[in-house]
RNA sequence: GACAAAGUACUAGCGCCUGGACUCGCUUCCUUUAGGGCGGCGAGUUGACGAGGGUGGGGUUAAUCGAAAGAUUCGGCGGAUGCCCCACGGUUGAUCACGACCGAUAGAGGUUCGACAAAGCCUCCGGGUGACCGGAGAGACAAUACGGACUGGGUGAUUGGA
Numbered sequence: 001g002a003c004a005a006a007g008u009a010c011u012a013g014c015g016c017c018u019g020g021a022c023u024c025g026c027u028u029c030c031u032u033u034a035g036g037g038c039g040g041c042g043a044g045u046u047g048a049c050g051a052g053g054g055u056g057g058g059g060u061u062a063a064u065c066g067a068a069a070g071a072u073u074c075g076g077c078g079g080a081u082g083c084c085c086c087a088c089g090g091u092u093g094a095u096c097a098c099g100a101c102c103g104a105u106a107g108a109g110g111u112u113c114g115a116c117a118a119a120g121c122c123u124c125c126g127g128g129u130g131a132c133c134g135g136a137g138a139g140a141c142a143a144u145a146c147g148g149a150c151u152g153g154g155u156g157a158u159u160g161g162a
Stems, first nucleotide, its partner, number of pairs: 014078004019074001020046008029037003049066003055087006088103005094158005109151006122137006
C1' cells in the first nucleotide's frame, strides 16, 4: 500500500425523555347482566413539517423563516451553521489608517417582479393486539434568504491623473 471480514460512526431545525397525553397486559376498590370508573404495577407509543444558514479562534444561549393544525408542533434536557469580541479576507476608484457593510456567491437597507419545500389533505401497500410506525403514488401551497430591474456607499492622509 492492496484485498477480505467484523464493529462503530455516517453530521444538526438535529438528538434525547424522569413530566404530560395516549395504548396494551395484570390488578385493589366501587359499581355491575355484559360491562364501566378512580387508582396501582409492568411494558410501550407520541413528543416540529420543511426552506435557509459554516473564513479561523474565543465567549454566549428563549439562534432565522414560513407551512400545517385549531391544536400536546404541550413541557423539559442537550446540541447547533445565530449573536458578540478578536484576527484574517472582500467591497466602499488606487494604497494605508479608521469607520460602515459583509464572508471567497464577501452592499446593509428600500420598491417591484420572478422562481423554489416538506409534512398535512387524497389513494394505496406493509408492520404492530393497540397507541402508532414505515413506504409508494397523485395533485398542490410559503416566507426569510436567492435571482432580475430600479434605488442605495464614508472620513483623513499619501501617490498619480485631469
Molecule: glmS glucosamine-6-phosphate activated ribozyme aptamer
Organism: Candidatus Fermentithermobacillaceae bacterium